[in-house]
Context: one part of a larger RNA
RNA sequence: CUGGGCGUAAAGGGUGCGUAGGCGGAUUGGUAAGUCGAUUGUGAAAUCUCUAGGCUUAACCUGGAAACUGCGGUCGAUACUGCCGGUCUGGAGGACAGAAGAGGAGAGCGGAACUCCUGGUGUAGCGGUAAAAUGCGUGGAUAUCAGGAGGAACGCCUAAGGCGAAAGCAGCUCUCUGGUAUGUUCCUGACGCUGAAGCACGAAAGCUAAGGUAGCAAACCGGAUUAGAUACCCGGGUAGUCUUAGCCGUAAACGAUGUACACUAGGUAUUGGCAAUGGUCAGUGCCGCAGCUAACGCGGUAAGUGUACCGCCUGGGGACUACGGCCGCAAGGCUAAAACUC
Numbered sequence: 001c002u003g004g005g006c007g008u009a010a011a012g013g014g015u016g017c018g019u020a021g022g023c024g025g026a027u028u029g030g031u032a033a034g035u036c037g038a039u040u041g042u043g044a045a046a047u048c049u050c051u052a053g054g055c056u057u058a059a060c061c062u063g064g065a066a067a068c069u070g071c072g073g074u075c076g077a078u079a080c081u082g083c084c085g086g087u088c089u090g091g092a093g094g095a096c097a098g099a100a101g102a103g104g105a106g107a108g109c110g111g112a113a114c115u116c117c118u119g120g121u122g123u124a125g126c127g128g129u130a131a132a133a134u135g136c137g138u139g140g141a142u143a144u145c146a147g148g149a150g151g152a153a154c155g156c157c158u159a160a161g162g163c164g165a166a167a168g169c170a171g172c173u174c175u176c177u178g179g180u181a182u183g184u185u186c187c188u189g190a191c192g193c194u195g196a197a198g199c200a201c202g203a204a205a206g207c208u209a210a211g212g213u214a215g216c217a218a219a220c221c222g223g224a225u226u227a228g229a230u231a232c233c234c235g236g237g238u239a240g241u242c243u244u245a246g247c248c249g250u251a252a253a254c255g256a257u258g259u260a261c262a263c264u265a266g267g268u269a270u271u272g273g274c275a276a277u278g279g280u281c282a283g284u285g286c287c288g289c290a291g292c293u294a295a296c297g298c299g300g301u302a303a304g305u306g307u308a309c310c311g312c313c314u315g316g317g318g319a320c321u322a323c324g325g326c327c328g329c330a331a332g333g334c335u336a337a338a339a340c341u342c
C1' cells in the first nucleotide's frame, strides 16, 4: 500500500446558505482518456536474486541469466468510470387544492399583579426570621376603599403538544413575510448530495450612543450568623435586566450523537393531512425483534446494515496557554506550540 476511532473513554464544526473540489438515477449510440490484453522500443553499468566459475574457504572477484514492478509506440477489447450526442421519470424542482403552526418583522389594543402619587376610613404597630436585628411608622405606616401615573411580564388554555436551520419562539387584533406536511400525478427532465474557503444567523453576559427604569438585582452599604463570614438568611441598593441603532461571536450553543440517501420484526400514545371500518403519508414520544455496544444502552427519529462528502481525535499535566498572525472600542475571540514533568 491498507491504522483505528469520534452518545458517556481523546474526538461532530453552535447553525444554515454556498464557491472550488469530491461523489452522483434509468436507458441507448458514439468515442476509447482511465482500465484490460498482445506486441515492440527503451528502462547505462554496478547493486539485489538465481546459476556457473576463480582466489585452500569466506568476504571478495568474474561469466551468464533473470530482474529493473517504469515510460513511449503500434494493434486490439469495451464490462465499469470519463467525455460527446439522444431518450426516460423513480431523485430534485415546479403547478394546483384545501390545511396546521408560540416561525419572523412592524403597528395597535387588553386584563391581573406590582410600585409610586392623591384623597377617604382607621390606629399602633408593620415588616422580617429558625430566632432576631437593621428597616418602615403618631410628620399617621401596615390594613382597607376610590381615583391617577408608570414600567416590565403575559396566569388559566398548556400538552409526553406545535413551529423554526440552530440560537430560539407564548395575552389579543391587524398589516407585511419565510418555511412545512398532505392530496392530485398535471409540468420540467438528473436540474442532485456534500461542502475546504467565503457569507449570513447566532442564548446570556459584556461594550458604544441615545432613551427608559415598576419589579428584580452583580457591585456596594447595613443587620444577623460565626472562631472568622469579604458567604448562605434579612433590610436597602447601582450597573444591568427593557427600547432604538451599532459592536461582541461565546455556552454543558447537548440528543454531549455532522449532513444526505437506501435498506432492516412488531406494539403503543400523540400532532397534522388524505382516505373512510382497523388504512396511508409526514412529524413527535415510549416499549421492543434482529443486529450493534466495554457496559450503560441504541434499536425505521439507530448508536443496526451500507454509500457519498465534510469536520475532528491520537497519553495526563504544562495549555481553551506563550509567541506570531487575523478580528475587536474594549473585554477578549479565532488559530495554536515548546521546554519541562508524570
Stems, first nucleotide, its partner, number of pairs: 003314004007296002012310001014201004021194003025088007033081002035077008049065006091191001092188003095184003099180001103177007110154001114150008125136002162169002206247006215241002220236004258309006266287009291298002315342003324335004

This is a predicted structure of a 342-nucleotide part of an RNA (small-subunit ribosomal RNA, central domain) from an uncultured bacterium. It matches the Rfam family "Bacterial small subunit ribosomal RNA". Rfam links the family to the GO terms structural constituent of ribosome and ribosome. The RNAcentral record of the full RNA draws on ENA and SILVA.